[in-house]
Molecule: c-di-GMP-I-GGC riboswitch aptamer
Organism: Gammaproteobacteria bacterium
């Protein structure tokens, strides 16, 4: 470079409950494990949160903003061990 099969040493932590932030999706901290070889880390590009507002249309909807999801997928960054390449 690839690559995850035999190991070793480990290392995150789903739902869900407690408490806190937050208008809201959501975050945080504690506990707790579905499960994960990057479930290290980064909103860049795409999907979702019919998140928020705003503007347009009779409505359905669209169209700008913006706010969130790294455990949705692509992407940039870094990374233990082995390795039948």
């Nucleotide at each position: 470079c690839g690559u995850g099969a035999c190991a070793g040493a480990g290392g995150c932590a789903a739902a869900c409950c407690a408490g806190c932030c937050g208008a809201a999706a959501g975050g945080c901290u504690g506990g707790g494990a579905c499960g994960c070889a990057a479930a290290g880390u980064c909103a860049c590009c795409u999907g979702c949160c019919u998140g928020u507002g705003a503007c347009u249309g009779g409505a359905a909807g669209g169209u700008c903003a913006u706010g969130g999801u790294a455990g949705a997928g692509g992407g940039g960054c870094u990374g233990c061990c082995g390795c039948a390449g």